[in-house]
Molecule: Bacterial RNase P class A
Organism: Hungatella effluvii
RNA sequence: GACAAAUGGCCGCAGCUGUAAUGCCGAAAGGCUGCAGAUGAGGAAAGUCCGGGCUUCACAGGGCAGGAUGCCAGAUAACGUCUGGCGGAGGCGACUCCAGGGAAAGUGCAACAGAAAUAUACCGCACCGGCAUGCCGGUGUAAGGGUGGAAAGGUGGUGUAAGAGACCACCGCUCUCCUGGUAACAGGAGGGGUCCAUGUAAACCCCAUUCGAAGCAAGACCGAACAGAGAGCAUAAGGCGGCCCGCCUGCUUUCGGGUAGGUUGCUUGAGCCUGCCGGCGACGGCAGGCCUAGAUAGAUGGCCAUUCAACGACAUAACCCGGCUUAUCGUCUUAC
Numbered sequence: 001g002a003c004a005a006a007u008g009g010c011c012g013c014a015g016c017u018g019u020a021a022u023g024c025c026g027a028a029a030g031g032c033u034g035c036a037g038a039u040g041a042g043g044a045a046a047g048u049c050c051g052g053g054c055u056u057c058a059c060a061g062g063g064c065a066g067g068a069u070g071c072c073a074g075a076u077a078a079c080g081u082c083u084g085g086c087g088g089a090g091g092c093g094a095c096u097c098c099a100g101g102g103a104a105a106g107u108g109c110a111a112c113a114g115a116a117a118u119a120u121a122c123c124g125c126a127c128c129g130g131c132a133u134g135c136c137g138g139u140g141u142a143a144g145g146g147u148g149g150a151a152a153g154g155u156g157g158u159g160u161a162a163g164a165g166a167c168c169a170c171c172g173c174u175c176u177c178c179u180g181g182u183a184a185c186a187g188g189a190g191g192g193g194u195c196c197a198u199g200u201a202a203a204c205c206c207c208a209u210u211c212g213a214a215g216c217a218a219g220a221c222c223g224a225a226c227a228g229a230g231a232g233c234a235u236a237a238g239g240c241g242g243c244c245c246g247c248c249u250g251c252u253u254u255c256g257g258g259u260a261g262g263u264u265g266c267u268u269g270a271g272c273c274u275g276c277c278g279g280c281g282a283c284g285g286c287a288g289g290c291c292u293a294g295a296u297a298g299a300u301g302g303c304c305a306u307u308c309a310a311c312g313a314c315a316u317a318a319c320c321c322g323g324c325u326u327a328u329c330g331u332c333u334u335a336c
Stems, first nucleotide, its partner, number of pairs: 001332003005307007013040002016037005023032003042314001046325002049323005054215004061245004066211005071085005086100001087098004101206002106204002108200003122145002124141008153171006172195001173192008219264004228255006237249004271290008
């Protein structure tokens, strides 16, 4: 990565197509039955976590708040998904992971330990003084030690009373330029020691991009049945995710009554398969072929035989599709 059963036979179920009766049921809308044919539950159908198609609000907006995403470039209908790169971390390695913009806009936090956590002197070192060879005091110090995740950037030297970016070299940081690259970024050269201490933004925040709501029990149509009685509003009220603006409209609401019927939406799709072409790839283009569940209290099953393992695991369609996440028996293939 692929499969997760295949082939054949017998019986059974469901809708569709054809056919048979101008059949049967029903008040109507409409429904039902025999025979034949092809078809009939998954890789996740699960979760309902994202994105859409479709329907209604609705004819369509601006701003604020709020939410989501967060390196670069692509793919896609779109996405918080996927592909390929960049940076960081892990691994012996094939590879794997990242809630990956900004700390020089501002605010906040950093427990405990420790002398001290946006700035120090506990121990120590050096010098001076007092005196009782060990203490006290003063001045200087932040290299050494301790605490800690982190202590005035790191290593080596010069220098000093002892030290220190005080100075020097290299590294780190930062600024400017050059080269390569679409870019993220990488490499190189030069300047800076008044080089604004560290971390944290799944803390507040700033920046960039982006975002209507509700949902197939959405909606639409046919038939049948019934029962109305009030209240409010027109300078108002109602509707458009919250608020404001704007826009639209004859509406809003209380109590009570009737409809448990039928049809549609409902499966031809951003669909699948094969071949060729383009692309590192996700994927796209062209040509040909295929039609593959639509139930409505809910069908998709049982038995036999053969086959290298497969009805045994996880499990069982309900408007549809693209992903992600989770669960999982076994077989085969490919690459490292």